c-di-GMP-I riboswitch aptamer from Colwellia sp. C2M11, 98 nucleotides, folded computationally. The model forms 95% of the base pairs in the Rfam consensus. The sequence was found by an Rfam model in a public genome assembly. Its Rfam family is "c-di-GMP-I riboswitch aptamer". About the family: GEMM was predicted in a large-scale screen for bacterial structured RNA regulatory elements. Taxonomically the source falls in Colwellia (Bacteria, Pseudomonadota, Gammaproteobacteria, Colwelliaceae).

[in-house]
RNA sequence: ACAAAGAAAAGGCAAAGCAUAUGAAAGUAUGCGACGCAAAACCACCGGCCUACGGGAUUUUCUAAUACUGGAGAAUCUACGGCAGCGGAGUCACCUCG
Numbered sequence: 001a002c003a004a005a006g007a008a009a010a011g012g013c014a015a016a017g018c019a020u021a022u023g024a025a026a027g028u029a030u031g032c033g034a035c036g037c038a039a040a041a042c043c044a045c046c047g048g049c050c051u052a053c054g055g056g057a058u059u060u061u062c063u064a065a066u067a068c069u070g071g072a073g074a075a076u077c078u079a080c081g082g083c084a085g086c087g088g089a090g091u092c093a094c095c096u097c098g
Stems, first nucleotide, its partner, number of pairs: 005096002012037002017032006035085001041091002045088003048083003054078003058075007
């Protein structure tokens, strides 16, 4: 110096919840707060998970009506939106009893 490991020390981060703001939502930011974390630092490349403003086709309800023609609602599919404290990959990093 590098790798592994995590007893001690110095510190670090901050779950749920609450308040405010933002967003269609998932979520995010700030403050309070601490469930926990040895990478709970960074990063959306891979898998997985969350949401559906918008978009697509179908089903169904109501309605207008000449008619599978229109309008409204519901269900369903979809990420170009998210989650790094779900896992993997990548990058950087404090300390040292053994």